A computed fold for a 104-nucleotide RNA, annotated as SAM riboswitch aptamer (S box leader).
RNA sequence: ACCUUAUCAAGAGUGGCAGAGGGAUAGGCCCGAUGAAGCCCGGCAACCUGACUUAGAGUCAAGGUGCCAAUUCCUACAGAAAGAAAAUUUCUGGUAGAUGAGGG
Numbered sequence: 001a002c003c004u005u006a007u008c009a010a011g012a013g014u015g016g017c018a019g020a021g022g023g024a025u026a027g028g029c030c031c032g033a034u035g036a037a038g039c040c041c042g043g044c045a046a047c048c049u050g051a052c053u054u055a056g057a058g059u060c061a062a063g064g065u066g067c068c069a070a071u072u073c074c075u076a077c078a079g080a081a082a083g084a085a086a087a088u089u090u091c092u093g094g095u096a097g098a099u100g101a102g103g104g
Stems, first nucleotide, its partner, number of pairs: 002103007013041001015040003021031003025076004042068003047064002049061005072096001077093006
């Protein structure tokens, strides 16, 4: 690489350096010189971890990760409902992706 599994509607800065990009891919729609990416500080959360309690499970801490515009920003595939139909809207499932843990 890849496989398994859990989660993805909540939460997180009026900081410093830096200086043009960023939101996975495609289409859309957005963010950005009133300062993007990145780095530092800060913060959020609680998957692993530690302590305690426990029938199930829970409480506290924050060492390892992770995260800090918009639901994973929306849609990509299939089905259902509304609609005379087309358009369109909504819902459900799946795919893809992200992160943790385990395997390899």
The model forms 97% of the base pairs in the Rfam consensus. The prediction has a mean pLDDT of 86. Rfam family: SAM riboswitch aptamer (S box leader). About the family: The SAM riboswitch is found upstream of a number of genes which code for proteins involved in methionine or cysteine biosynthesis in Gram-positive bacteria. The sequence was found by an Rfam model in a public genome assembly.